[in-house]
Description: This is a predicted structure of a 67-nucleotide RNA (transfer RNA) from uncultured Phormidesmis sp. Its mean pLDDT, the model's own confidence on a scale to 100, is 81. Its Rfam family is "tRNA". Lineage of the source: Bacteria > Bacillati > Cyanophyceae > Leptolyngbyaceae > Phormidesmis.

RNA sequence: CGGGUAUAGCUCAGCGGUAGAGCGUUUGCUUCCCAAGCAAAAUGUCGCGCGUUCGAAUCGCGUUACC
Numbered sequence: 001c002g003g004g005u006a007u008a009g010c011u012c013a014g015c016g017g018u019a020g021a022g023c024g025u026u027u028g029c030u031u032c033c034c035a036a037g038c039a040a041a042a043u044g045u046c047g048c049g050c051g052u053u054c055g056a057a058u059c060g061c062g063u064u065a066c067c
């Protein structure tokens, strides 16, 4: 100097229009207890800043960390 990655506790999806899944966590039901199963709930400044747009996780510029 060039390229890539950064989104929930973890692993990842989402490529302009309300931010999601699996696993995990909590509560309840079930059970003598545990596990399994079922039901419900909580959790996000989308690395950071600025810009473009009616609207940005998504596009542009800069910047930080890692590969």
Stems, first nucleotide, its partner, number of pairs: 003067004009023004017054001025041005047063005